[in-house]
Context: one part of a larger RNA
RNA sequence: GGCGUACGGUGGAUGCCUUGGUGCUAGUAGGCGAUGAAGGGCGUGGUAAGCUGCGAUAAGCCUCGGGUAGCUGCUAACAAGCGUUCAUCCGGGGAUUCCCGAAUCGGCAAACCGGCCGGGGUUAAUCCCUCGGCAUCCCGCAUUGAAUCCAUAGGUGCGGGAGGCGAACCAGGGGAACUGAAUCAUCUCAGUACCCUGAGGAAAAGAAAGCAACCGCGAUUCCCCCAGUAGCGGCGAGCGAAAAGGGAGAAGCCCAAACCAGGCGGAAGGUAGAAGGCCGUGUCCGUUCUUCCCCUGGGGUAGCGGGACCCCGCCGGGGGGCCACACGGAGCCUCCAGAGAGUUACAAAGAUACCGUCUAGCCGAACGAGCUGGAAAGCUCGACCAGAGAAGGUGAUAGUCCUGUAAGCGAAAGCCGGCAUCCUCUCCGGGCGGGGCACCCAAGUACCACGGGGCCCGUGAAACCCUGUGGGAAUCUGGGAGGACCACCUCCUAAGGCUAAAUACUCACUAGCGACCGAUAGUGAACAAGUACCGUGAGGGAAAGGUGAAAAGAACUCCUGUGCGGAGAGUGAAAUAGAACCUGAAACCGUAUGCCU
Repeated sequence: GGCGUACGGUGGAUGCCUUGGUGCUAGUAGGCGAUGAAGGGCGUGGUAAGCUGCGAUAAGCCUCGGGUAGCUGCUAACAAGCGUUCAUCCGGGGAUUCCCGAAUCGGCAAACCGGCCGGGGUUAAUCCCUCGGCAUCCCGCAUUGAAUCCAUAGGUGCGGGAGGCGAACCAGGGGAACUGAAUCAUCUCAGUACCCUGAGGAAAAGAAAGCAACCGCGAUUCCCCCAGUAGCGGCGAGCGAAAAGGGAGAAGCCCAAACCAGGCGGAAGGUAGAAGGCCGUGUCCGUUCUUCCCCUGGGGUAGCGGGACCCCGCCGGGGGGCCACACGGAGCCUCCAGAGAGUUACAAAGAUACCGUCUAGCCGAACGAGCUGGAAAGCUCGACCAGAGAAGGUGAUAGUCCUGUAAGCGAAAGCCGGCAUCCUCUCCGGGCGGGGCACCCAAGUACCACGGGGCCCGUGAAACCCUGUGGGAAUCUGGGAGGACCACCUCCUAAGGCUAAAUACUCACUAGCGACCGAUAGUGAACAAGUACCGUGAGGGAAAGGUGAAAAGAACUCCUGUGCGGAGAGUGAAAUAGAACCUGAAACCGUAUGCCU
């Protein structure tokens, strides 16, 4: 020195564990914000670095409930206290809530600086301190008011709103490239990623100018199927429907216009005692009038076309008032009775009672002995409960020890939902049928041409939908569609609007589950983690869990530097469980020893 054996050191694999993750299910909630958010800075404890909580009233204040014998967070110790006159703790409501931040009096290199107005404090007075107000934009109202007479712009004041943040889902406006095509340009990736705007708890869509096919259906949305079909396509790569059928869910409505009435709204006309004053007759009044536009109210809403206006027929409670006067008729307004409906559309706000959910909680059955052991829940024997033998904990494996579980109960206060009543609205005041008339039925629209885009559809025979430019209708004997176009036939009524459910998502909350992970895994993060650290910055971004049942965390003695570390002693079942602490592999390093050289 090598090989081996034994015992160690080092190291932290492995096993076991889990406070943390991860995926999903059901439900809730689906927003917060100028009453100052989200997120921060700085403070705040007797002692206090970090986290948590809180805000100069600062690990807290008040109140109403719950709940209990202990309490002053993580966090031990000391100090000082609190608590059955009910603390700590849990929940509802309230108060306080520095500075920055949309940040909003002005500024600014965030957490700072500097003002004005009004009130208060202090002072002899100023300074200073303190409370409230002072941003911008939009809408409305009022007032003032130029060029310029009226007016308008503008100014001022008051009232209301907005602004910013938020995980995904949604709609709209913009919109790539890598890539694929084995190159690449049309094409594809893809209307994806990304940017912007806006909204909601969902959004969007939506009550046919639709499909269909000579039969019929009857808003929209979503799922299955149709179907990788019909098609599109340098007919390459690829892209890719719809109807029908089966389901989920179902809900339908309001305007514009014609016409009528009113208007001390606007413009024009009108001087005849005309027109007009609801109709008839008579009287009376009389510039009250007429036309157009505007406003308000009524009316009206459709595709077997509907409506307006005129006429006719049938059905249809009561009272009061008005319409120049009288009578009769008609009309209008209103009240009662009666009928119906309603807060998601078709109008719109609440109040009260009750019920239910949630935000604290409460009750809740049944076991002992012996044995082993440090410890019994193990084993043996004998019992019991069970609407409860889910789970977790307890010194090993517990239905009957603890927390719980099944079943049941509970709210002063607050939110949400349901139901009822009050309340509100509508009808009654109209409805149905027939006839006439030809007044209305959404215009720079339909349609056409050109240029594009969207549809399965790449210009194609290219309909349909959208529209940049130009041209430019009709009102039901009108228009659109049925894939060029025409005819016939059929379907449907554009150019206004609203609309629940079925559908999408999950930052968050509640309950639960997993042939999901178990500390190089699972979130980046089981630990002071978006921390330490790196970077000018945008940004990047760790490592790091385990004594023991219980600290019983090793009094005391000795070596040593009044160390570190160790040797005894003691605790403990165990100390080769001693805090560099469960197990403790390998590499690597030793000590002792056998053999070989």